Two RNAs folded together computationally: RNase P RNA and transfer RNA, 457 nucleotides in total.
């Protein structure tokens, strides 16, 4: 001085004057008041509810290398393997193809019982190149992919037929908590691909969601229609009624303990309300320090309370400052191209975009600034 | 705010079991008819809502976005 990887921050601020919300209030006020993504609804979770719970199975969802963090996960950290870059560094739905099915179109001889288009060698026959046979799979063609690759040797011409070496697959050793890595030693010299095809193993998971539920008031038609059971049976009683046995319901299905409601119960049409209050905000919390870890993260000390709407509250005006733009002048480096710097003036909530029960993440969206550490190229000393 | 589902020709809609995209109406020409219509024939017309991934190949399988739809509170 250019190019590029990687983390990380901020996206405005003060002051006045009017205005909304919400807590307190000694009624004068006084505190606080959207975001890194608040988005999208992809994932875990807290919390409610199924009156409800336990055990088992299924279905049907997830997740898949190996340690580690977490209240959990499809997250995050670390490292192995694989691939891409010179390199910092980035990616990978990363468990299984001898459990079992299935697909590999069209080309091409041929796409997993094995296979011969062209070609090379050889026999016989006709005869100057054709037929028939045999032997091959190195070379050519086809294709996404075709019986491990590379070189020497050998062969009538080839071929792991031999052999060296890389690969493959077995064995112990060695190192690593492990995934796996490293050398050695054997060799029948290798069992195509796709599991984001079905599927098979490990392993996680009840359903619904605050429009969950709760708790007052008000109004109407418990009106209709269909389905199941309980028109049942035994006991105790005078009777009323209790009590077992058996039925239906119970937020995926079925089974099995237990419970709970019971002339109930599920299904559907029709009907009345569309009102108020509670859930609704102090928490897996934020903020600084210190300790342990390599990190992610944990622990512990000290501090703060930082929206709570409800048709949905933070807006408007004026001033200054800072950030950046544009113009005009003026000056500094520089060969140029350009890059800075000072004054003037305008303009400047200007990017993406606005909580709705909370929280931890993932992905998507972004004008423009600002820090930090790494890699390369070029020149200089 | 929660949760579902859907996008293929100009319209309306198959295909979504992975092998290179279909009908039907509309439109365009011819034929036939005095002429039109009806009817027969034939033409065109597509980045399968976008963009990444898997595969040899994607409307079709997976994953993000972008757009239009739908359903949601009590009481008997």
């Nucleotide at each position: 001085u250019c190019a590029g990887c990687c983390g990380g921050c901020c996206g405005g601020g003060c002051g006045g004057c009017c205005g909304c919300u919400g807590c307190c209030u000694u009624c004068g006020g006084g505190c606080a008041g959207a975001g890194g993504a608040a988005a999208g609804u992809c994932c875990g979770g807290g919390c409610u509810c199924c009156a409800u719970g336990g055990a088992g199975a299924c279905a049907c969802g997830g997740c898949g290398c190996c340690g580690g963090a977490u209240a959990a996960c499809g997250u995050c950290c670390g490292g192995c393997g694989g691939g891409g870059g010179c390199g910092a560094c980035c990616c990978c739905a990363g468990g299984g193809a001898u459990a079992g099915c299935g697909c590999c179109a069209c080309a091409g001889a041929g796409a997993u019982c094995g296979a011969a288009c062209c070609g090379c060698c050889u026999g016989c026959g006709c005869a100057u190149g054709c037929g028939c046979g045999g032997g091959u799979a190195a070379g050519g063609g086809u294709g996404a992919a075709a019986a491990g690759g590379u070189g020497c040797g050998g062969u009538a011409a080839g071929a792991g037929c031999g052999c060296a070496c890389c690969g493959c697959a077995c064995g112990g050793c060695c190192g690593g908590c492990a995934a796996c890595g490293g050398a050695c030693g054997u060799g029948g010299c290798a069992u195509g691909g796709c599991a984001a095809g079905c599927c098979c193993c490990g392993c996680c998971g009840g359903g619904a969601g605050c429009a969950a539920a709760a708790c007052c008031g008000a109004a109407u038609a418990g009106g209709g229609a269909c389905g199941g059971c309980g028109c049942g049976g035994g006991g105790c009683g005078c009777a009323a009624g209790c009590c077992c046995c058996g039925g239906a319901u119970g937020u995926g299905u079925c089974u099995u303990c237990g419970c709970a409601u019971c002339g109930c119960u599920g299904u559907c049409c029709g009907g009345g309300u569309u009102g108020g209050u509670u859930g609704c905000u102090a928490g897996a919390g934020g903020c600084g320090g210190c300790u342990g870890g390599a990190a992610a993260c944990a622990g512990c000390c000290g501090u703060c309370c930082c929206a709570g709407a409800g048709g949905a509250a933070u807006g408007g005006c004026c001033g200054c400052c800072a950030c950046g733009u544009u113009g005009c002048a003026g000056u500094g480096c520089g060969c140029a191209a350009g890059c800075g710097c000072u004054g003037c003036a305008g303009c400047c909530c200007u990017a993406c975009a606005g909580a709705a029960c909370c929280c931890g993440g993932c992905u998507u969206a972004c004008a423009g600034g600002c820090c930090g550490g790494c890699u390369g190229a070029c020149a200089u000393u | 705010g929660a949760u579902c589902g859907c996008u293929u020709a100009g319209c309306u809609c198959a295909g979504c079991c992975g092998g290179u995209a279909g009908a039907g109406c509309a439109a365009c020409u011819g034929a036939c008819u005095u002429u039109u219509a009806a009817u027969c024939a034939g033409u065109a017309g597509g980045u399968c809502g976008a963009g990444a991934g898997u595969u040899c190949g994607a409307a079709u399988c997976u994953c993000u976005c972008a757009g239009c739809g739908a359903u949601c509170a009590c009481c008997a």
It holds a member of the Rfam family "Bacterial RNase P class A". The family's RNA type in Rfam is ribozyme. Its mean pLDDT, the model's own confidence on a scale to 100, is 76.